[in-house]
Molecule: transfer RNA
Organism: Candidatus Tremblayella phenacoccinincola
RNA sequence: GGGUGGUUAGUUCAGUGGUAGAACAUCUCUUUUACACGGAGAAGACCGACGGUUCGAACCCGUCACUACCCACCA
Numbered sequence: 001g002g003g004u005g006g007u008u009a010g011u012u013c014a015g016u017g018g019u020a021g022a023a024c025a026u027c028u029c030u031u032u033u034a035c036a037c038g039g040a041g042a043a044g045a046c047c048g049a050c051g052g053u054u055c056g057a058a059c060c061c062g063u064c065a066c067u068a069c070c071c072a073c074c075a
Stems, first nucleotide, its partner, number of pairs: 001071007010024004018055001026042005048064005
């Protein structure tokens, strides 16, 4: 330098055009003599940034940033 993938909740991941979900973690209640486990519930991300397309974008397009891998080049 070229190519491919990834970036969504504290963490790990879903979500392929119509107002964003799960598991674990956290908090509350319940259970227990108590803790843990179990059960019920709650809170928590406007989706890497900026533009574009669209009635409508996490999702399609462009640029950039970060990250992983592959190839090439130099030494």